This is a predicted complex of two RNAs, RNase P RNA and transfer RNA, with 413 nucleotides together.
RNA sequence: AAGCUGGGCAGCCGCGGGGCGAGGCCGAAAGGCCCGCUCUGAGGAAAGUCCGGGCUCCACAGGGCAAGGAUAACGGGUAACACCCGCCGGGGGCGACCCCAGGAAAAGUGCAACAGAAAUAGACUACCUGCCUGAAAGGGCGGGAAAAGGUGGAAAGGUGAGGUAAGAGCUCACCCGAUGGCGUGGAAGCGUCCAUCGCUGUAAACUCUAUCCGGAGCAACGCCGUGGGAACACAUAUAGCCGGCCCGGCUGUGUUCAGGAGGCGGCUGGAGCGCGUUGGCAACGGCGCGUCGAGAUAGAUGGCUGUCUUAAAAGACAGAACCCGGCUUACAGGCUUACUU
RNA sequence: GAGCUGUAGCUCAAUUGGUUAGAGCGCCGGCCUGUCACGCCGGAGGUCGCGGGUUCAAGUCCCGUCAGCUCC
Numbered sequence: 001a002a003g004c005u006g007g008g009c010a011g012c013c014g015c016g017g018g019g020c021g022a023g024g025c026c027g028a029a030a031g032g033c034c035c036g037c038u039c040u041g042a043g044g045a046a047a048g049u050c051c052g053g054g055c056u057c058c059a060c061a062g063g064g065c066a067a068g069g070a071u072a073a074c075g076g077g078u079a080a081c082a083c084c085c086g087c088c089g090g091g092g093g094c095g096a097c098c099c100c101a102g103g104a105a106a107a108g109u110g111c112a113a114c115a116g117a118a119a120u121a122g123a124c125u126a127c128c129u130g131c132c133u134g135a136a137a138g139g140g141c142g143g144g145a146a147a148a149g150g151u152g153g154a155a156a157g158g159u160g161a162g163g164u165a166a167g168a169g170c171u172c173a174c175c176c177g178a179u180g181g182c183g184u185g186g187a188a189g190c191g192u193c194c195a196u197c198g199c200u201g202u203a204a205a206c207u208c209u210a211u212c213c214g215g216a217g218c219a220a221c222g223c224c225g226u227g228g229g230a231a232c233a234c235a236u237a238u239a240g241c242c243g244g245c246c247c248g249g250c251u252g253u254g255u256u257c258a259g260g261a262g263g264c265g266g267c268u269g270g271a272g273c274g275c276g277u278u279g280g281c282a283a284c285g286g287c288g289c290g291u292c293g294a295g296a297u298a299g300a301u302g303g304c305u306g307u308c309u310u311a312a313a314a315g316a317c318a319g320a321a322c323c324c325g326g327c328u329u330a331c332a333g334g335c336u337u338a339c340u341u
Numbered sequence: 342g343a344g345c346u347g348u349a350g351c352u353c354a355a356u357u358g359g360u361u362a363g364a365g366c367g368c369c370g371g372c373c374u375g376u377c378a379c380g381c382c383g384g385a386g387g388u389c390g391c392g393g394g395u396u397c398a399a400g401u402c403c404c405g406u407c408a409g410c411u412c413c
Base pairs, nucleotide, nucleotide: 001337002336003335004334005333007308008307009306010305011304012303013302015041016040017039018038019037020036021035023034024033025032026031043317047328048327050326051325052324053323054322055217056216057215058214068213069212070211071210072209074086075085076084077083088102089100090099091098092097103208104207108206109205110202111201112200124149125148127144128143129142130141131140132139133138157175158174159173160172161171162170176198177197178196179195180194181193182191183190184189221265222264223263224262229257230256231255232254233253234252240250241249242248272291273290274289275288276287277286278285279284342412343411344410345409346408347407350366351365352364353363359397368384369383370382371381372380390406391405392404393403394402
């Protein structure tokens, strides 16, 4: 530096779950509560909820456009991804190795404070020169010039030579960069080749290009649902209540609707795990064999002992709640390397 | 499961990223007064929650993380 690991095997007590029992108690039954035996019971991150899916409901004939959001070299892997592998380019490190939001600024718009003469364009000082003035030094009005100074994160490719009144890619050599061609590579790209050119930075500013995305989430959703509620129909009678009586209302029966508390399902066997073999540099894929490893619902996994490995037995971060693939973050100790110094 | 906030001791600002992050209350010192308060003058006080990145430049933009709050 890279990768791996996060004790193993038994016994006792306690707790959650499954199975078995002609067991016990309660109950009309459905079933409930115990008892015995047996099997099983947290993680590498179970975390954050940051991405991608499964599943469920809602919307939608199907498709397209727009809006909004996400991603961004190239090739591959995958159910998919913002993940992984390989490779290219750039950066860091003596090195092993690590990191990169890594498309487009030559399509357009915006911004670049302060300083500085000038910030995308330029004459402040200094330089060269014409005219006027002056005895001269100098001064004034013009012109040339981006080589020097100073400011800045950034000043119009860099160094040297030629050239010139002074200068300047103005010319030449070398170097740097861009575009096109040629060669090479599967591609990004690379090249001591040729030609043309010298163009500020910023897109984690608007924007453009390419690709992808319907919304919500297991408190999803389905079933049961005492009592109570609402609507409709029937009976309203000879019964009861309100009432002097009729009408009417309540009470009755049936159907339908919504649905609080509660219960059941969803619920754990799946893009699963292990071994072997095979294709591939790898991620990963194919085939064969074997195997089943929590499912609670106020929420179980704790304590003790022995033994093995060990220098030492356990301490770090931390506790499943629909599931899976990733990322990120936290972390004592230990192990491996034909990796580095 | 979904969303919001974090700036001085407290409550809040900070425009499209730009020079040294401001205001009120509070605090400290002085003046005023016999003394205190009020008032006047001056001053101190900031890890912009934390870490990293983009940029010439970050409180502001992006990513990660921590804390607090709200809703279902």
Notes: Rfam match: Bacterial RNase P class A. The family's RNA type in Rfam is ribozyme.